[in-house]
Formats: sequence, C1' cells, structure tokens
RNA sequence: CUCUAAAGUUUCUAGGGUUCCGGUGCUCCUCAGGCACGACUGGACCGAGAGAAACGCCCCGAUCGGGAGACAUCCAUCGGGUUCACGGCGGGAUAAAAGCCCGGGAGAC
Repeated sequence: CUCUAAAGUUUCUAGGGUUCCGGUGCUCCUCAGGCACGACUGGACCGAGAGAAACGCCCCGAUCGGGAGACAUCCAUCGGGUUCACGGCGGGAUAAAAGCCCGGGAGAC
C1' cells in the first nucleotide's frame, strides 16, 4: 500500500442543553394569558469506539444427546473465551447542546 473477514442491541451512567411540563421574575390583574430566564435543583428528553452491565454474533472444548453404516457437517445442551484503544481544530442534526454524528476520522506513537 492492497485485498478479505469481522455485530451489534438494550438498560444505565459521565455529560448535555431548553421545544414541552414545572419553577422564578415581570406584566395583566376578573379569569385566562403574555414576555424573559437553564450561572433554575427538577419532570421529561438527547447521551459515550476509547464508561458500566446484560443479552447476542463469533471462537474453543465436552456430551452414555439428535441425525448418520462410521466419520465429517449441522442442530441441541453444558462449560470457557469475547482482546487493544493517545486523539484535536472544525463542521452537522435536533428547539438547543453534548464524550451524540462526521470519527477506531485528521494527527500522534
């Protein structure tokens, strides 16, 4: 440098803003409403490749299991494995923002 293969999902957390609810202030003040505020704890919402857990894909082994003449392959059950990972600027989505997406990128080693 090239080719091939490779699995992820859910729940949660770090974190995040402010469309909705609530709250605070002002306005109106009969009621209802209106405006501003996330340096408003919250409800709710978004949310990690390099955070957590579970399940799953996959890999290895076993079985007096299924199947088979016997193997192989396949299925089932049980057990085990499932690693490593420094990382901008800038841009994008959503109402808006973020460890979200671009991105295991650029780059570094």